[in-house]
Context: one part of a larger RNA
RNA sequence: CGUAGGAGACGUGAGGGGCGCAGCUCCCAGUACGAGAGGACCGGAGCGGCGCGACCGCUGGUGUUCCGGUUGGCCGGCCACGGCCACCGCCGGGUAGCUAUGUCGCGUAAGGAGAAGCGCUGAAAGCAUCUAAGUGCGAAGCCGACCCCAAGAUGACGUCUCCCCAGGAGCGUUCGCGCUCCUGUUAAGACCCCGGGCAGAUUACCCGGUGGCGAGGGUGGAGGUGGACCCCCGGUAACGGGCGUAGCUGACCACCGCUCAUGGUCGUAGGG
Numbered sequence: 001c002g003u004a005g006g007a008g009a010c011g012u013g014a015g016g017g018g019c020g021c022a023g024c025u026c027c028c029a030g031u032a033c034g035a036g037a038g039g040a041c042c043g044g045a046g047c048g049g050c051g052c053g054a055c056c057g058c059u060g061g062u063g064u065u066c067c068g069g070u071u072g073g074c075c076g077g078c079c080a081c082g083g084c085c086a087c088c089g090c091c092g093g094g095u096a097g098c099u100a101u102g103u104c105g106c107g108u109a110a111g112g113a114g115a116a117g118c119g120c121u122g123a124a125a126g127c128a129u130c131u132a133a134g135u136g137c138g139a140a141g142c143c144g145a146c147c148c149c150a151a152g153a154u155g156a157c158g159u160c161u162c163c164c165c166a167g168g169a170g171c172g173u174u175c176g177c178g179c180u181c182c183u184g185u186u187a188a189g190a191c192c193c194c195g196g197g198c199a200g201a202u203u204a205c206c207c208g209g210u211g212g213c214g215a216g217g218g219u220g221g222a223g224g225u226g227g228a229c230c231c232c233c234g235g236u237a238a239c240g241g242g243c244g245u246a247g248c249u250g251a252c253c254a255c256c257g258c259u260c261a262u263g264g265u266c267g268u269a270g271g272g
Base pairs, nucleotide, nucleotide: 001152005163006162007161008160009159010158011157015149016148017147018146021049023047024046025045026044027043033038050107051106052105053104054103055102059100060099061098062097066093067092068091069090070089071086072085073084074083075082076081111143112142117137118136119135120134164270165184166183167182168181169180170179171178172177189266190265191264192263193209194208195207196206197205214260215259216258217256218255219254220253221252223249224248225247231242232241233240234239
């Protein structure tokens, strides 16, 4: 820009892409078969491999924004308690998120047409013949099936819902009004902007913008650390016990308008 008014949702699927793997064990059955040795078809069950996708409840990893321990040093005058430097100083754990070695799912079963091939009926050619007419079966392959994209599919699809005038001038007027132009203001809705996101390089996408819990903050909780400081008691001391499942706590959950979400633009009355 188009999709013959302008919008917001939800669909259809022409067409395209993806997937397509396949092992072992057991049952049937030591059966059929075979002198024996050996040893099935058909059908069924279980366990794995490989590839792909999703997820974090479990098992773990990471988690330099959480907690604790500890060495050497510097600082807060000293003690105590803290801050900082030393690879996050080192070490023990660990929420969210992200993850695999963890978990779940898929690579399934139909159906159709048919290759080689196997047939049925059957003439030409009194027989025979799967073929000449006709017809049945038959591959990891083909079409479908399953998953994804998809109406610029210009052949531009469908459904539902929403939305839209005032003034002036000119012309026409079967006077109800119609057409053209000018000015102003805007509908549904959209965009910019702003607060953000398990979305993301930018963009896009998604949520929110005071009629509001979108982010921050506060409060409470979950989870994590693992028992804070001060004081008291015991011990010469290191240290132990009490106060006290303490103190601290990032991303997680909920509640609370305390802080920040200011402000602006576009968009029309078209079509038969």
Predicted 3D model of a 272-nucleotide part of an RNA (large-subunit ribosomal RNA, domain VI) from a Ktedonobacteria bacterium. NCBI's taxonomy places the organism under Bacteria, Bacillati, Chloroflexota, Ktedonobacteria. Its Rfam family is "Bacterial large subunit ribosomal RNA". Its mean pLDDT, the model's own confidence on a scale to 100, is 85. The sequence was found in a public genome assembly.